[in-house]
């Protein structure tokens, strides 16, 4: 330098193939209940589509570029 794959809350992950309206779940954090206290359990709450642009009525999803990571060829 060429080709391919990946990037979604603090962590893990579904949704991407086939666009559809509030992005779901578990763990975690916070508050409350329960408990002598804590843990466990129960309830509530918190927080995300790597960045930019394009297509479209509508983009996490399709297209382009960039950034980061991985595999591979030379």
């Nucleotide at each position: 330098g060429g080709g391919c794959c990946c990037a979604u809350a603090g962590c893990a992950u579904a949704g991407u193939c086939a666009g559809g309206a509030u992005a779901g779940u578990g763990c975690g954090g916070u508050c409350g209940g329960c408990u002598u206290c804590g843990g466990a359990c129960c309830g509530a709450u918190u927080g995300a589509c790597a960045g930019g642009g394009g297509u479209u009525c509508g983009a996490a999803u399709c297209c382009c570029c960039u950034u980061g990571g991985g595999c591979u060829c030379a």
Transfer RNA from Candidatus Woesearchaeota archaeon UBA119, 74 nucleotides, folded computationally. Its mean pLDDT, the model's own confidence on a scale to 100, is 81. It matches the Rfam family "tRNA". Rfam classes the family as a transfer RNA.